[in-house]
RNA sequence: AGAGUCGGCCGGGCAGUCGCUGCUGAAGCUUCGCUUCGGUGGAGGAAAGUCCGGGCUCCGGCGGAUCGGGUGCCAGGUAACGCCUGGGGGGCGCGAGCCCACGGAAAGUGCAACAGAGAGCAGACCGCCUAAGUCCCUUGCGGGACCGGCAAGGGUGAAACGGUGCGGUAAGAGCGCACCGCGUCGGUGGUAACACUCGACGGCACGGCAAACCCCACCUGGAGCAAGGCCAAAUAGGGAAGCCGCACGGGCCCACAGGGCUCGUGCAGCGCCGAUCCGCGCGCGCUUCCGGGUAGGCUGCUAGAGAUCCACGGCGACGGGGAUCCCAGAGGAAUGACCGCCCUCGACAGAACCCGGCUUACAGGCCGACUCUUUUU
Numbered sequence: 001a002g003a004g005u006c007g008g009c010c011g012g013g014c015a016g017u018c019g020c021u022g023c024u025g026a027a028g029c030u031u032c033g034c035u036u037c038g039g040u041g042g043a044g045g046a047a048a049g050u051c052c053g054g055g056c057u058c059c060g061g062c063g064g065a066u067c068g069g070g071u072g073c074c075a076g077g078u079a080a081c082g083c084c085u086g087g088g089g090g091g092c093g094c095g096a097g098c099c100c101a102c103g104g105a106a107a108g109u110g111c112a113a114c115a116g117a118g119a120g121c122a123g124a125c126c127g128c129c130u131a132a133g134u135c136c137c138u139u140g141c142g143g144g145a146c147c148g149g150c151a152a153g154g155g156u157g158a159a160a161c162g163g164u165g166c167g168g169u170a171a172g173a174g175c176g177c178a179c180c181g182c183g184u185c186g187g188u189g190g191u192a193a194c195a196c197u198c199g200a201c202g203g204c205a206c207g208g209c210a211a212a213c214c215c216c217a218c219c220u221g222g223a224g225c226a227a228g229g230c231c232a233a234a235u236a237g238g239g240a241a242g243c244c245g246c247a248c249g250g251g252c253c254c255a256c257a258g259g260g261c262u263c264g265u266g267c268a269g270c271g272c273c274g275a276u277c278c279g280c281g282c283g284c285g286c287u288u289c290c291g292g293g294u295a296g297g298c299u300g301c302u303a304g305a306g307a308u309c310c311a312c313g314g315c316g317a318c319g320g321g322g323a324u325c326c327c328a329g330a331g332g333a334a335u336g337a338c339c340g341c342c343c344u345c346g347a348c349a350g351a352a353c354c355c356g357g358c359u360u361a362c363a364g365g366c367c368g369a370c371u372c373u374u375u376u377u
Base pairs, nucleotide, nucleotide: 001373002372003371004370005369006368007367008366009365010364012342013341014340016338017337018336020042021041022040023039024038025037026036027035028034029033044348048359049358051357052356053355054354055353056224057223058222059221068220069219070218071217072216073087074086075085076084077083088102089100090099091098092097103215104214108213109212110209111208125154126153127150128149129148133146134145135144136143137142162180163179164178165177166176167175181204182202183201184200185199186198187196188195189194228299229298230297231296238290239289240288241287242286243285245267246266247265248264249263250262251261252260253259254258269282270281271280272279306325307324308323309322310321312319313318343346
C1' cells in the first nucleotide's frame, strides 16, 4: 500500500420565534376546574416484527399421572429463555475467523424419487476364471459346451456391506499378513462434553435418514392493560314499600293558597259469579327507596431485573459494593411549523403496561483489536 476478519460507538450541529403535551411555582376567575405568566421534561437503535422469556393482573388449581406442546453436545450466567459466555466435537477458510436442532439408528416400525442387475443381513448387466465334475472334438498338447466359481475391474446412484499394499488363488475374496480406519474393554488427563503419540482384544460384527413415527432426559395451567380496580347518568329492565280510577261541571264543609266530602256526565284494564253495582286483590300505572350493569370519568401508568461513573471478584457472560441522578406518559392519541448560520447535505423509521432477548430495516461516519499478500528500512 492492497485485500480481509471481529468488536464497539454515532445516527446532522448551533441559535431564534411561534405552537402541542406531562409535571411544577405564582396570580386571577365562574375555585370539580379553567385561564395567564414563569420554570422544567418530551421517541429509537431499532420505538418495528410480535418470534421467544419474565414481571404484573384476572381465572383455574390438594398432590401426582396421562395426553399435548417445547427444548436437545458439556459447564456456567440469568428473574427466565429457544438468549448470552466459556469449552468440546464436526465442517469451511492460507489465515484472522465463520457456520452447525450437535441426544439415541447393536429397542421397534418406517422411508429412499430417478438411474441401476442389485437399496439391506444385497447384487452377476458388462466383465474375470475354467482348478474340480460331466460330455464332445483331438493321436497328443490343447480347444469347446454344460455344471459352476468370483464382489477384484467397469457401469448406475446422494448412498453399493472398510482403505492401501503384499501374499494367496483357476480367478477372486479380511482368505492370511502389515499399516491406516472402526468397535469393545481398560488406563491416563479433564467438573463434564471429550481427548490420548497409551495398553489389550475383535477380521469388521454396527450403511443413511429421528426438522419420519418413536425412545430417552429436562421444561411446561389458561387468558391478557380491550388484563384488572374504583366512581357512576339518562332510558329500559329487576327487587321492596306505599297509593289506586281519571277528566269536566254543580253543591256543601274546613277555610280562602288550597284541601276534603258528595252528585251528574263522559271515558276507562284483569280476577273474585253469566251480567250490573259495592268491596277486595292483582297487573299496567304513579311515588319513594335499593341493587346490578351500560355511556362517561378516574385508575392501572411508569422509580425501574432503572441510568451514569468508580473501584473489586471472575478468562468471560455476569455478580456483589459505593457515589450521583430522575430520564416521555398521550389516550382520536403531544414531540410540530417558520427562519438564520455551518458541515461530510442527513438513511431506516415513530412510544401506547413494563422489562430481558432474538430477528428484520438502515444514507453516511468514527474508534479499537487482528489476519493475509506485496514493497521499503